A computed fold for a 482-nucleotide part of an RNA from a Bacillota bacterium, annotated as small-subunit ribosomal RNA, 3' major domain. The organism belongs to Bacillota, within Bacteria. RNAcentral holds the full RNA, with entries from SILVA. The coordinates come from a structure-prediction model, not an experiment, and the mean pLDDT is 84.

Context: one part of a larger RNA
RNA sequence: UGACGGGGGCCCGCACAAGCGGUGGAGCAUGUGGUUUAAUUCGAAGCAACGCGAAGAACCUUACCAGGGCUUGACAUCAACCGGAUGUAAUUCAUGGAGACAUGGAUGAUUCCUUCGGGAAGCUGGUUGACAGGUGGUGCAUGGUUGUCGUCAGCUCGUGUCGUGAGAUGUUGGGUUAAGUCCCGCAACGAGCGCAACCCUUACCUUUAGUUGCCAUCACGCAAGGUGGGCACUCUAAAGGGACUGCCAGUGAUAAACUGGAGGAAGGUGGGGAUGACGUCAAAUCAUCAUGCCCCUUAUGUCCUGGGCUACACACGUGCUACAAUGGCGCAUACAACGGGCAGCGACAGGGUGACCUGAAGCGAAUCCCUUAAAGUGCGUCCCAGUUCGGAUCGGAGGCUGCAACUCGCCUCCGUGAAGUCGGAAUCGCUAGUAAUCGCGGGUCAGCAUACCGCGGUGAAUACGUUCCCGGGCCUUGUACA
Numbered sequence: 001u002g003a004c005g006g007g008g009g010c011c012c013g014c015a016c017a018a019g020c021g022g023u024g025g026a027g028c029a030u031g032u033g034g035u036u037u038a039a040u041u042c043g044a045a046g047c048a049a050c051g052c053g054a055a056g057a058a059c060c061u062u063a064c065c066a067g068g069g070c071u072u073g074a075c076a077u078c079a080a081c082c083g084g085a086u087g088u089a090a091u092u093c094a095u096g097g098a099g100a101c102a103u104g105g106a107u108g109a110u111u112c113c114u115u116c117g118g119g120a121a122g123c124u125g126g127u128u129g130a131c132a133g134g135u136g137g138u139g140c141a142u143g144g145u146u147g148u149c150g151u152c153a154g155c156u157c158g159u160g161u162c163g164u165g166a167g168a169u170g171u172u173g174g175g176u177u178a179a180g181u182c183c184c185g186c187a188a189c190g191a192g193c194g195c196a197a198c199c200c201u202u203a204c205c206u207u208u209a210g211u212u213g214c215c216a217u218c219a220c221g222c223a224a225g226g227u228g229g230g231c232a233c234u235c236u237a238a239a240g241g242g243a244c245u246g247c248c249a250g251u252g253a254u255a256a257a258c259u260g261g262a263g264g265a266a267g268g269u270g271g272g273g274a275u276g277a278c279g280u281c282a283a284a285u286c287a288u289c290a291u292g293c294c295c296c297u298u299a300u301g302u303c304c305u306g307g308g309c310u311a312c313a314c315a316c317g318u319g320c321u322a323c324a325a326u327g328g329c330g331c332a333u334a335c336a337a338c339g340g341g342c343a344g345c346g347a348c349a350g351g352g353u354g355a356c357c358u359g360a361a362g363c364g365a366a367u368c369c370c371u372u373a374a375a376g377u378g379c380g381u382c383c384c385a386g387u388u389c390g391g392a393u394c395g396g397a398g399g400c401u402g403c404a405a406c407u408c409g410c411c412u413c414c415g416u417g418a419a420g421u422c423g424g425a426a427u428c429g430c431u432a433g434u435a436a437u438c439g440c441g442g443g444u445c446a447g448c449a450u451a452c453c454g455c456g457g458u459g460a461a462u463a464c465g466u467u468c469c470c471g472g473g474c475c476u477u478g479u480a481c482a
Base pairs, nucleotide, nucleotide: 001482002481003479004478005477007476008475009474010473011472012471013470015466016465019430020429021428022427023426026321027320028319029318030317031316032315033314034312035311042053043052064307065306066305067304068303069302070301073131077130078129079128080127081126082125083124084123090107091106092105093104094103095102096101110121111120112119113118133296134295136294137293138292142290143289144285145284146283147281149279154193155192156191157190158189159188160169161168162167173184174183175182199273200272201271202270204241205240206239207238208237209236210235213231214230215229218228219227220226244267247261248260249259250258251257323423327382328381329380330379331378332377333376339370340369341368344363345362348359349358350357351356389420394415395414396413397412398411399410400409436458437457438456439455440454441453442452
């Protein structure tokens, strides 16, 4: 100087407390461990691995296993020799085969020069050699990228001063702040990386603009912004305005600031996002990629078929659905936002109980479509039961995608109708348009979503407080630690 203390002081954070809803019990989905297996490819491991890499394993993917093929190779560059009307490459056909592949047949070669013998270039095949190739090893050889403490308020430097020196000071102190934020003081004076601000979005207003958007007034129209018309309003999307403790009062050290108030759409960082200092964990990744070294080279490379990654006495994590009446079911009916669409979205009509099928308009989209939002509301029914709760499991019949749904997809209909009556010890999230609850969209994607990323609808309770648990910041103290 740090680190540590079941030392002290001050202060924060859904850290506790106060509340609301969960997990832990059930069934299923999914990931992991374990076990099994020819293989169940590999990585991730307390927080910070475990719906993680994987934004989607039937084949492919695929790295694993079995079997069958190839060996200058599936891919790149170069060299030498040989061949290409003595029929090569390529295309196509046939046979064998699970296919890769093997064998055979047919069609079938460009330009220039030429003494017509041939030569040169290009393309292509074969042989040989350099080499290719490796998701083989090492993340403890590395780059790059990422997680984490933590959006915590810290981490440092120059000059000066102090100290023999390691170092100290500044950065400590008194206040204050979300903040090393600001003020005052001070052997310090300044500065840098962080904080804040600048950026995006959302909340209000103005201006400009008015189609594909909108409809207050006028006319037409059975009706529908449907038509004429209009650009007020909504909205869209560009430019501006607006919030700065600016104003008032009190408190305070006359400071910084704090408390209350006015005006205002918004008030003290308005809400949300992006943004992550010096560093820590030899943290993660050689399987995104790049890369040193090591290793394989008729195989640890490469191609193909089939299988596996989907196994199942079990254990754990994360979720979905429930156990019901604030509910289930039936009929009727109201109101979104974000997005996506041409190998696509598909209105509408007809068929089917339905998944869906057939025909087919419009739309590269503020125009058309996905697109009926659901919870809600109204009426009816059930009457507390393992039920008209719950839907697992299983049987049958179908639909869709795709070369192909047996291993191993999703959906529909009929039947079946399991566990489950609110969950032990323990444990998690959340402070407001939040939790809870309800549906919708998107990416991935042929098909496959309870996951992920977004969107809106309805919409709470509680916070006395900082003694305690956990994590963190500053000062101080002790030390058998570095």